[in-house]
Context: one part of a larger RNA
Molecule: large-subunit ribosomal RNA, domain VI
Organism: Phycisphaerae bacterium
RNA sequence: CGUACGAGUCUUGAGGGGGUAUCUCCAUAGUACGAGAGGAUUUGGAGGUACUGGCCUCUGGUGUUCCAGUUGUCCCGCUCGGGGCAUUGCUGGGUAGCUAAGCCGGGAAAGGAUAAUCGCUGAAAGCAUCUAAGCGAGAAGCCGUCCCCAAGAUGAGGACUCGGUUCCCGAAAGGGAAGAAGACCCCUGGUAGACUACCAGGUCGAUAGGCCGGAUGUGUAAGGGUUGAGAGACCCUCAGCUAACCGGUACUAACGGUCGAGGG
Repeated sequence: CGUACGAGUCUUGAGGGGGUAUCUCCAUAGUACGAGAGGAUUUGGAGGUACUGGCCUCUGGUGUUCCAGUUGUCCCGCUCGGGGCAUUGCUGGGUAGCUAAGCCGGGAAAGGAUAAUCGCUGAAAGCAUCUAAGCGAGAAGCCGUCCCCAAGAUGAGGACUCGGUUCCCGAAAGGGAAGAAGACCCCUGGUAGACUACCAGGUCGAUAGGCCGGAUGUGUAAGGGUUGAGAGACCCUCAGCUAACCGGUACUAACGGUCGAGGG
């Protein structure tokens, strides 16, 4: 820009793409078969491997934004308590998120037309013959079934819902102004993300931050007391602190603008 008024939501599926894997064990059965050794077709069941889609409850990893321990040195006048630097100084743990080695699922079944092949009926050719006319069975393969994209499928599809008003100029056609449903810019953000897009919100508000409560993690803070020669131990104290998590709360920030139909 088109899809012959403008929008919002939900769809149909022409067409395109993906996928289709494989092994072992158990029963059938030590049966059929075979002198024996050996050893099935078939049918049913169970488990695994690789691949693949999703997820983080569990097991772990990471977690330089959380907690603790600790070395050296400098600083806060000193003690105490802290801060900086030393690979995050080093070490032990660890929330969210991300993640695999962790968890869940998938390739199942049914259908149609066939290949090789196996058949029925059957002449040419009084027989025979799956074939010449005709009719069947038959593959992980083909078409579909399953999953994904998809109406620029210009053949531009369908359904539902919303808006379709007023004024000015003009004889009319038409032009202009406000501006509907709705949308966008902008702003607060993340279940999204390279940008964009998408999604949640913008005071009729819990979108982010802050604050409050909780969870989680760390592991018993500072200060005081008791005790010990001291290092230290014990008590107040399962304390103190606590990121991204959960819930609540307008304290802070979501200010302010624009576009958008009148119908071939």